[in-house]
RNA sequence: GGGGCCGUCGAUUAGCCUGGUUUAAGUCCCUUGACUGUCGAUCAAGUGAUCGUGGGUUCGAAUCCCAUCGGCCCCG
Repeated sequence: GGGGCCGUCGAUUAGCCUGGUUUAAGUCCCUUGACUGUCGAUCAAGUGAUCGUGGGUUCGAAUCCCAUCGGCCCCG
């Protein structure tokens, strides 16, 4: 230098190929309440991400296109 994969709540994993209506979903953690002599467990509720960044296409983008940043791998 060329190519490929990955990047989404505090953590982890879906969703992307096939754009769509509602609040971006699950699990763990955390917070509150119930229960309990206490803790734990269990049950209920809740907080938290506008999707690596910027731009474009579109009525509408996590999803399509371009550029770019970071990580990993391959080729030279």
Predicted 3D model of a 76-nucleotide RNA (transfer RNA) from a Candidatus Omnitrophota bacterium. It matches the Rfam family "tRNA". The organism belongs to Candidatus Omnitrophota, within Bacteria.